[in-house]
RNA sequence: GGGGACGUCGUCUAGCCCGGUUCAAGACCGCUGAUUGUCGAUCAGCUGACCGAGGGUUCAAAUCCCUUCGUCCCCG
Numbered sequence: 001g002g003g004g005a006c007g008u009c010g011u012c013u014a015g016c017c018c019g020g021u022u023c024a025a026g027a028c029c030g031c032u033g034a035u036u037g038u039c040g041a042u043c044a045g046c047u048g049a050c051c052g053a054g055g056g057u058u059c060a061a062a063u064c065c066c067u068u069c070g071u072c073c074c075c076g
Base pairs, nucleotide, nucleotide: 001075002074003073004072005071006070007069010028011027012026013025020059030046031045032044033043034042052068053067054066055065056064
């Protein structure tokens, strides 16, 4: 230099192919409460990401298009 994969709550993932509606879902962690002699376990509830960044298309974009950043892999 060329090609490819990935990037979404604190962590791990789903949703993307085929755009669709009010609060982007789940598990774990955390917080609060109940229960328990205490811890743990269990149960109920709560907090937290507008999707790596910017732009475009569209009535509507995490999803499609372009540019760009980061990580990893392959080729030279």
Transfer RNA from a Candidatus Omnitrophota bacterium, 76 nucleotides, folded computationally. Taxonomically the source falls in Candidatus Omnitrophota (Bacteria, Pseudomonadati). Model confidence (mean pLDDT): 80 of 100. It matches the Rfam family "tRNA". Rfam describes the family as follows. Transfer RNA (tRNA) molecules are approximately 80 nucleotides in length. The family's RNA type in Rfam is transfer RNA.